RNA sequence: UCCUGUAAAAACCAAACCAUUCGUAAGAAUGAGACGGAAAGUUGCGGGUCUCUAGUUGUGUGAGAUGGCCGGGCUGCCGAA
Numbered sequence: 001u002c003c004u005g006u007a008a009a010a011a012c013c014a015a016a017c018c019a020u021u022c023g024u025a026a027g028a029a030u031g032a033g034a035c036g037g038a039a040a041g042u043u044g045c046g047g048g049u050c051u052c053u054a055g056u057u058g059u060g061u062g063a064g065a066u067g068g069c070c071g072g073g074c075u076g077c078c079g080a081a
Base pairs, nucleotide, nucleotide: 005078012037013036018031019030020029021028022027035068041074042073043072045071046070047069048066049065050064051063052062
């Protein structure tokens, strides 16, 4: 340095629910909260799912959401084996 994963140590993130706000909606932001996470950091590239919508009754046009659905790209802590 690379692969690998987490023995130990130092850190990190934050599910559901609740409050407020934004949004047609899916959902998002902040606060509180803690189910969990070895990338639960980042990126809508591919797939899946969800919302809105055109058109049609063969189906899936366009826009959006989801990174804590899966895979991939980029980046990162530790070093017992």